Predicted 3D model of a 157-nucleotide RNA (c-di-AMP riboswitch aptamer (ydaO/yuaA leader)) from Geodermatophilus amargosae.
RNA sequence: UGCCGGAUGCCGCCGAGUCGCACUCCACACCGUGGGUGCGAGCCGGGGACCCACCUGCACCACCGGGGUGAGUCCCGCUCCCGGCCCUCCGGGAGCGGGUAGGGCACUCCCAGCCCGAACCCGUCAGCUCACCUGGUAGGCGGCCCGGGGAGAACGG
Numbered sequence: 001u002g003c004c005g006g007a008u009g010c011c012g013c014c015g016a017g018u019c020g021c022a023c024u025c026c027a028c029a030c031c032g033u034g035g036g037u038g039c040g041a042g043c044c045g046g047g048g049a050c051c052c053a054c055c056u057g058c059a060c061c062a063c064c065g066g067g068g069u070g071a072g073u074c075c076c077g078c079u080c081c082c083g084g085c086c087c088u089c090c091g092g093g094a095g096c097g098g099g100u101a102g103g104g105c106a107c108u109c110c111c112a113g114c115c116c117g118a119a120c121c122c123g124u125c126a127g128c129u130c131a132c133c134u135g136g137u138a139g140g141c142g143g144c145c146c147g148g149g150g151a152g153a154a155c156g157g
Stems, first nucleotide, its partner, number of pairs: 009144006018041006025035004042137006052127001065125001066122004074099011102116004107152005
């Protein structure tokens, strides 16, 4: 001097996942900060009346209940497995691709560009829903010289 990684501090993003007070033990970069516990506030979710909705009949197919949080739905193709069928073909599951409703990108909108389009939970049960009852307040990431264009705000001078 360069590169890579980490720590601290600060600034941000997805998300409800933030803030205050008290206590206590622990940790450290140690008179401060953080973690833990408890109680509040705020924010988010679930259950839960009247009314409304659903609830009736026939035919075909299947046996694979139904529901919740979330943007995370739906469609097509290929491969494999299972079942039915004389074959054709049909249904279910898994994986891999392509698209898509929809969602995100440090004030808002438009254009452009980039990204996501998951996962988990309840347990045979729940439409909406006043009162009422009840749960959560996580986790994961980026930047620190970056900042795309236009319009409009706000703040500061």
Taxonomically the source falls in Geodermatophilus (Bacteria, Bacillati, Actinomycetes, Geodermatophilales).
The sequence was found by an Rfam model in a public genome assembly.